[in-house]
RNA sequence: GCUCCCGUAGUCUAGUCCGGCCAAGGAUCGGGGCCUUUCGAGCCUCAGACGCGGGUUCGAAUCCCGCCGGGAGCA
Numbered sequence: 001g002c003u004c005c006c007g008u009a010g011u012c013u014a015g016u017c018c019g020g021c022c023a024a025g026g027a028u029c030g031g032g033g034c035c036u037u038u039c040g041a042g043c044c045u046c047a048g049a050c051g052c053g054g055g056u057u058c059g060a061a062u063c064c065c066g067c068c069g070g071g072a073g074c075a
Stems, first nucleotide, its partner, number of pairs: 001074007010028004020058001030046005051067005
């Protein structure tokens, strides 16, 4: 330098192929509550995310372009 893959809550992950539901779902962590003699466990509840910028579209996490970061291969 070229090609390919990946980037979603503090952490892990689903959704992307084939654009559309209400509030982007789940687990864990965290806050509050119930229960319990207390703790733990269990149950209920709350908060928290689409790497950045642009484009296409009535509508983008999803499609297109560029950039950033990580990884693999080739030279």